[in-house]
RNA sequence: AGAGUUUGAUCCUGGCUCAGAAUGAACGCUGGCGGCAUGGAUUAGGCAUGCAAGUCGAACGGUGAAGUGGAGCUUGCUCCGCGGAUCAGUGGCGUAAGGGUGAGUAACACGUGAGCAACUUGCCCCCAAGUUCGGGAUAGCCUCGGGAAACCGUGAUUAAUACCGGAUGCGGUGCUCCUUCUGCAUGGUUGGAGUUACCAAAGAUUCAUCGCUUGGGGAUGGGCUCGCGACCUAUUAGCUUGUUGGUGAGGUAACGGCUCACCAAGGCUGUGACAGGUAGCUGGUCUGAGAGGAUGGUCAGCCACACUUGGACUGAGACACUGCCCAGACUCCUGCGGGAGGCUGCAGUCGAGAAUCAUCCGCAAUGGGCGAAAGCCUGACGGUGCAAUGCCGCGUGAGGGAUGACGGCCUUCGGGUUGUAAACCUCUGUCACCCGGGACGAAGAAGUGACGGUACCGGGAGAGGAAGCCACGGCUAACUACGUGCCAGCAGCCGCGGUAAGACGUAGGUGGCGAGCGUUAUUCGGAUUUACUGGGCGUAAAGGGUCCGCAGGGGGCUUGUCUAGUCUGAUGUGAAAUCCCAAGGCUCAACUUUGGAACUGCAUUGGAUACUGGCGAGCUAGAGUCUGCAAGGGGUAACCGGAAUUCCAGGUGUAGCGGUGGAAUGCGUAGAUAUCUGGAAGAACACCGAUGGCGAAGGCGGGUUACUGGUGCAGUACUGACCCUCAUGGACGAAAGCGUGGGUAGCGAACAGGAUUAGAUACCCUGGUAGUCCACGCUGUAAACGUUGUGCACUAGAUGUGGGAGGUCUGAUCCCUCUCGUGUCCAAGCUAACGCGUUAAGUGCACCGCCUGGGGACUACGGUCGCAAGACUAAAACUCAAAGGAAUUGACGGGGGCCCGCACAAGCGGUGGAGCAUGUGGCUCAAUUCGAGGCAACGCGAAGAACCUUACCUGGGUUUGACAUGUACCGGACCGCCGGUGAAAGCCGGUUUCCCUUCGGGGCCUGUACACAGAUGCUGCAUGGCUGUCGUCAGCUCGUGUCGUGAGAUGUUCGGUUAAGUCCGGCAACGAGCGCAACCCGUGUCACUAGUUGCCAGCACGUUAUGGUGGACUCUAGUGAGACUGCCCGUGUCAAGCGGGAGGAAGGCGCGGAUGACGUCAAGUCAGUAUGGCUCUUACGUCCAGGGCUGCACACGUGCUACAAUGUCAGUACAAUGAGACGCGAAAUCGCGAGGUGGAGCAAAUCUCCAAAACUGGCCCCAGUUCGGAUCGGAGUCUGCAACUCGACUCCGUGAAGUCGGAAUCGCUAGUAAAGGUGCAUCAGCAACGGCACCUUGAAUACGUUCCCGGGCCUUGUACACACCGCCCGUCACAUCAUGGAAGCUGGCUGCACCCGAAGUCCACGACCUAACCCCUCGGGGAAGGAGUGGCCGAAGGUGUGUCCAGUAACUGGGAUGAAGUCGUAACAAGGUA
Repeated sequence: AGAGUUUGAUCCUGGCUCAGAAUGAACGCUGGCGGCAUGGAUUAGGCAUGCAAGUCGAACGGUGAAGUGGAGCUUGCUCCGCGGAUCAGUGGCGUAAGGGUGAGUAACACGUGAGCAACUUGCCCCCAAGUUCGGGAUAGCCUCGGGAAACCGUGAUUAAUACCGGAUGCGGUGCUCCUUCUGCAUGGUUGGAGUUACCAAAGAUUCAUCGCUUGGGGAUGGGCUCGCGACCUAUUAGCUUGUUGGUGAGGUAACGGCUCACCAAGGCUGUGACAGGUAGCUGGUCUGAGAGGAUGGUCAGCCACACUUGGACUGAGACACUGCCCAGACUCCUGCGGGAGGCUGCAGUCGAGAAUCAUCCGCAAUGGGCGAAAGCCUGACGGUGCAAUGCCGCGUGAGGGAUGACGGCCUUCGGGUUGUAAACCUCUGUCACCCGGGACGAAGAAGUGACGGUACCGGGAGAGGAAGCCACGGCUAACUACGUGCCAGCAGCCGCGGUAAGACGUAGGUGGCGAGCGUUAUUCGGAUUUACUGGGCGUAAAGGGUCCGCAGGGGGCUUGUCUAGUCUGAUGUGAAAUCCCAAGGCUCAACUUUGGAACUGCAUUGGAUACUGGCGAGCUAGAGUCUGCAAGGGGUAACCGGAAUUCCAGGUGUAGCGGUGGAAUGCGUAGAUAUCUGGAAGAACACCGAUGGCGAAGGCGGGUUACUGGUGCAGUACUGACCCUCAUGGACGAAAGCGUGGGUAGCGAACAGGAUUAGAUACCCUGGUAGUCCACGCUGUAAACGUUGUGCACUAGAUGUGGGAGGUCUGAUCCCUCUCGUGUCCAAGCUAACGCGUUAAGUGCACCGCCUGGGGACUACGGUCGCAAGACUAAAACUCAAAGGAAUUGACGGGGGCCCGCACAAGCGGUGGAGCAUGUGGCUCAAUUCGAGGCAACGCGAAGAACCUUACCUGGGUUUGACAUGUACCGGACCGCCGGUGAAAGCCGGUUUCCCUUCGGGGCCUGUACACAGAUGCUGCAUGGCUGUCGUCAGCUCGUGUCGUGAGAUGUUCGGUUAAGUCCGGCAACGAGCGCAACCCGUGUCACUAGUUGCCAGCACGUUAUGGUGGACUCUAGUGAGACUGCCCGUGUCAAGCGGGAGGAAGGCGCGGAUGACGUCAAGUCAGUAUGGCUCUUACGUCCAGGGCUGCACACGUGCUACAAUGUCAGUACAAUGAGACGCGAAAUCGCGAGGUGGAGCAAAUCUCCAAAACUGGCCCCAGUUCGGAUCGGAGUCUGCAACUCGACUCCGUGAAGUCGGAAUCGCUAGUAAAGGUGCAUCAGCAACGGCACCUUGAAUACGUUCCCGGGCCUUGUACACACCGCCCGUCACAUCAUGGAAGCUGGCUGCACCCGAAGUCCACGACCUAACCCCUCGGGGAAGGAGUGGCCGAAGGUGUGUCCAGUAACUGGGAUGAAGUCGUAACAAGGUA
């Protein structure tokens, strides 16, 4: 510090996810030791048991053990002393600390800084003064009584440092007066005087002291007040009656509505009151570069609480954790009458929970309480235990050791790897274990240690007791095999798994960490993804529809003053701990000690005064006013106008009109449409008109008038910052819609009809109601868009246009300058790109609005507005890993342009109908082997299925095999021959018999055994190779350069031209490659050479005759020539080229072939061969016989033959390519013929195989025929072991369909189509009518590119990229999930009203009760107090009625999700109606 993920690829936007650190954690697997920490986060749920607060006899009265002294004597008892353990009580101090928890609390609770002139403070310290005289009770103890108990009552008696009275008053307090100093106000403070005012005390003792009282001061702790700081929600906007203030009183330690009476009507709030939700706050902790964000466990400070509420008492301090009273819930005891209790102290228990320890030891240390002290108490604390919960440290050995052992795994079978790893050798002893020694912590002379016989030290033995977890597709370090086969499973994201899975499971190996490792959860980070640091808003999410405008925010120039902000110095504070730095202590570290720094803050104070700000004064550049001129569909109202449409009336006139792609509905003989005249009505304003004008926007268009708003220019007279923006608010605001009343010509939702269609609730047509129009009112929304908020300033230009002014000048238009609008093109700059570009999306400032992934959702609920429709505001659950912007390359379009092709058109001939042949599908079958499937399968693989082929079926055999190689062994031959059996294969038997040699053996062959062979078995979607196709279409690319952030572009586009990316020109391109063309072959002309087997019309020779001979020619086959737009004219850019012409055998590629770019179709082929993997191995191998591949209701493709007179029959002529020895086969001869006999010649320019149409002539006369030949019967020929299934051919006879073929569809542009025959391969023969070649005869037509099909280039749109056979929407049906509404039901917080009213304070009364003091006549009275009663307040409870929140619910609404459901096809292309 980044990475993965949207796309075919790219850039951007944007979310999701990951790598890091952390935790009071939990879970899974595993687990050796030690140190230091930490450990109920959930039910502030309930609690058994033990302990956690006592102490003081030097406050007091009693009890009075041990011990001891004395006496008496009965010698083991009694009494008296001393003594003082101990026990309950009175009394004092403590129990308000320590310890726990975080429920409540959004608050002066906390933090920080101030204040109290408005207070208090036990114990402690200092100072001053005092400590006197008395009194009456009471607990205890004793007695009696009640009660189960808890406990209570009566009587008698007693002490005090308990209680009470008096004295004294240094002094304090109150009142009055004087006085010092002083404060921000009330005031405070020093000293003094007066006063009939009021107020004290306690003793103990060991004689040192300790106490007590009054006053003052200090220290410490506390109380109160204030500034500032720190959560969420506005779908909480108004709250408040003791409320805000005053006067007086009460109350408090103290101020105060703290409380009360009266008076006033205030107080808080957009700087968020009130309400709701959540939460203890802080130092700190985690994270982060920081700013921040999250958090508040342990430790420390503060607060709050103590079963749940309420209340006071005592006290220095409490409204009190282990005190009291009341109420409530719960638990326990009970003799049923009553009582007791409060672990959120330490342990422990139950419960709930993913989850959190010992009912331990000790007061030795530190600290606390009491005490004079000894001491006692202390679950505070110090320790130990448990738990890998965390952090830190250590170990599980070290060195050597290669035959690179065994085993495992992989393998290309060679080996590799595990791996120096092990074994083995030599050592060591940390930890653990055993034995011995043995602390510090103890202060303070001695004594005193829970931890602990611990840490530590010494010795001993032995490598012995001590390694796992996760991962290995990318992110992310680490790879193979097997198993599995969209199954099982994995997964943080992307995604893996459908038979070769580095992603599942296992194994081997590897990587990472290591006594741990992973997972889960949570926080921060990465995330600049809430942006202060540090983001955005034209199109990605995002500018409010527009303007006005209060608050708020911001604000021109000069100057004076203040110093609030700001800057700077100082002081105080910012607790300690933590973090950081430096040292020190535990062996190191964690941990810990000391010191420093820091704590970025707050307050006070001194200084500075530029800037901001406050106040004052001035200025004119902003803003406004004034004067003059000007343009304008700016607004409102009234009036007027013509054209057109429709309607009405009349005239003329007759059969149609209208409408459409074509029609129909509709109108019309009752007279339409058309046309003329007149009239009526409503709405809208042609031309001008524009890229133009005005307005804030919406919007505004005939003319005139009235009223009225804004703007521009010029002048520079006036005011003097009056300005900009604007949350809330207000006004305006298209269309549609709503209300009331009018109006209604045209148009026209709904509706009706007609068409279209599979349907057509649409598009088209005919009608037509609301509405559109007017007035008034409402609605308040639009793609209200420049998808661009308003204002100001600055930053190159060019060119239009509207308004105004100035300059120059003219007869006039022009021209130049300034300025305000409105457009276009561009520089810099900006932008993801597109684009924007003085009218900014550039550079800045000010203010406002808005955004934070997609969907859910322009939604629900709530609220506000509205008559309604609805508008505004506006979530969540759930779900996805994307959604999106711009641009790129393709592909596609019922987009466009250009161009080509037998693509159409123009022609010729076919197919589709018939019969047959052949292939395919289907059906059948034991088998009908397999493959090929739109074009590009279907006379295809197959250039030959009777056996063979043959792969299929049935049956019979065989197992190292029909075939290959190797090893070992036996044998000597093998081959061949014979016999038996059999359908054959085979099996059984017989016979025959090797070569070389160095004598070891070798070669060859049969057999046996083992390795292995074999498979037309599967996968063409694992492959090679080959092939088809687009397509012989003109394309496909590269290097360098340039452009672009990039994908990519350029080149290759453009203008011409071509068959062609062919060539030329231009051009940020210049070149090049694969294709095109050419080079190659054939053919067409000529020349030369060569003439055998070829040739002879003409010449010469010769023959009975024949090319027989010569040499031309033809021909053959070799070398050349020729054609290149070379020449001429025209055209074209002085080009490429094109048109025409000459010459020429041939003319613009002469014609034909071979030749097939990058790629596409997971195209075809595992059955041609090759080949990975899988499968079979007495069989899925192999051999044999027979059958099948030829099977036939049917369908399709490709062909042949025909349907006839362009025929038929007879006669006669002309060719080329080829083939030939297991062959072609002549002559001759036989047969009607197929063919037979024959065998000359020929390995072939020599011999052989070879034409038909044509031509000539005859006949037939339009018919199922003298057409056609299927089918069937008979007789034959040939091949072949063999023609039954199942060959071809011949002859005789038979003589089917068929009379030119529906929709549709195919081929062909010249020696072509069409027609005619011929040859060859395969092959014994043949299914051939197929295929490949050859020659003969030999046309027609092409205006042209609108249309169909295919293709090329450019361009355009795109939501497609598996690329239109694409993508994709909605209803319905099914399943699951979350959610809204809902009659109701339930629960909780809470408001208001009322009832009841405990405890208790306060107030009043107090006839009853009462020791201290006073009076007294001694009876009593008074003072004072109490029981009790009443009252105010008052918790819990009750009743009624509301608000809010939550749960649940019949039914219901939409939403989301879900490989292959239904219906259509709305969107994306002009998406077929933009």
Molecule: small-subunit ribosomal RNA
Organism: metagenome